[in-house]
The part of an RNA shown here (small-subunit ribosomal RNA, central domain) has 350 nucleotides and comes from a metagenome.
Context: one part of a larger RNA
RNA sequence: CUGGGCGUAAAGGGUGUGUAGGUGGUUUAGUAAGUCAGUUGUGAAAGCCUUCUGCUCAACAGGAGAAUUGCAAUUGAAACUGCUAGACUUGAGUUCGGUAGAGGAGAGCGGAAUUCUCGGUGUAGCGGUGAAAUGCGUAGAUAUCGAGAAGAACACCGGUGGCGUAGGCGGCUCUCUAGCCCGAUACUGACACUGAAACACGAAAGCGUGGGGAGCGAACGGGAUUAGAUACCCCGGUAGUCCACGCCGUAAACGAUGGGUACUAGGUGCUGGGGGUAUCGAUCCCCUCAGUGCCGAAGCUAACGCGAUAAGUACCCCGCCUGGGGAGUACGACCGCAAGGUUAAAACUC
Numbered sequence: 001c002u003g004g005g006c007g008u009a010a011a012g013g014g015u016g017u018g019u020a021g022g023u024g025g026u027u028u029a030g031u032a033a034g035u036c037a038g039u040u041g042u043g044a045a046a047g048c049c050u051u052c053u054g055c056u057c058a059a060c061a062g063g064a065g066a067a068u069u070g071c072a073a074u075u076g077a078a079a080c081u082g083c084u085a086g087a088c089u090u091g092a093g094u095u096c097g098g099u100a101g102a103g104g105a106g107a108g109c110g111g112a113a114u115u116c117u118c119g120g121u122g123u124a125g126c127g128g129u130g131a132a133a134u135g136c137g138u139a140g141a142u143a144u145c146g147a148g149a150a151g152a153a154c155a156c157c158g159g160u161g162g163c164g165u166a167g168g169c170g171g172c173u174c175u176c177u178a179g180c181c182c183g184a185u186a187c188u189g190a191c192a193c194u195g196a197a198a199c200a201c202g203a204a205a206g207c208g209u210g211g212g213g214a215g216c217g218a219a220c221g222g223g224a225u226u227a228g229a230u231a232c233c234c235c236g237g238u239a240g241u242c243c244a245c246g247c248c249g250u251a252a253a254c255g256a257u258g259g260g261u262a263c264u265a266g267g268u269g270c271u272g273g274g275g276g277u278a279u280c281g282a283u284c285c286c287c288u289c290a291g292u293g294c295c296g297a298a299g300c301u302a303a304c305g306c307g308a309u310a311a312g313u314a315c316c317c318c319g320c321c322u323g324g325g326g327a328g329u330a331c332g333a334c335c336g337c338a339a340g341g342u343u344a345a346a347a348c349u350c
Stems, first nucleotide, its partner, number of pairs: 004321003007304002012318001014201004021194003025088007033081002035077008049065006091191001092188003095184004103177007110154001114150008125136002162169002206247006215241002220236004258317006266295011278283001299306002323350003332343004
């Protein structure tokens, strides 16, 4: 390589848009590239294989055949794939009518809490812990009442609830904006699926410039604990956390499970829509579509478990794996302001 695999053993790319490529619904006619059949030529000899023969046998040797799975030419076949022309509507998309939603961006507003400042009341403690101490406080703290300022986050509702491709999204209002779902079937007529590259998005931390800074809080200082304590606990506290713009491009970026299509027992919750039945109506019951959970038949699995949201049964396309360490490292290349990222070995060793 072939083969076998990728939830947990090595292995699904963090996610999307999408180029090339690969793959592709129903039907008619044609074509004959693939495909299939026949014929001819060629496929050296020796060797291998079958058979016969010669050395007393065998090795060895001789004859004949087969094989040489291939290539070319030619004559046909037309089911399947391709190609050409035409048709179709179920895949896909458009249109119309509705619903739900923390989907995204910007602006404005709100209350609770916290800290600080000012004023009132008031007096000796407060705070903190396993216990303490550092710390704060007679220059009047803690507590409490009133007023003001600031920044950040939005209790209850809140829910294996919702939305989003993923990352992620939660106070309220407005503006702009994207997608799903359901119903109707009017239109287009395979326009589809996947997707190497490429491009875009991408938590937190980190970086650049300028703001902001209440609380929290790496680093750091102090107090404890301890044999020690560069920790866990306590008192402080700078970056940071927040905003704008620009980088970074990584995560246990997880469902550790790539995307699409079709098929394969049921039961039971929840969310959004449609229909039916009973009803004055709310509501109950039944059916159905989309999503989200649990339990389970068959089947699968090394087991655990999965089980119409498959890890079942199949097909199409992409990514990835190939003993442990060395190593996601070195070197080179590309990207980055840097930190570093991406790509990615070998010697050696067990």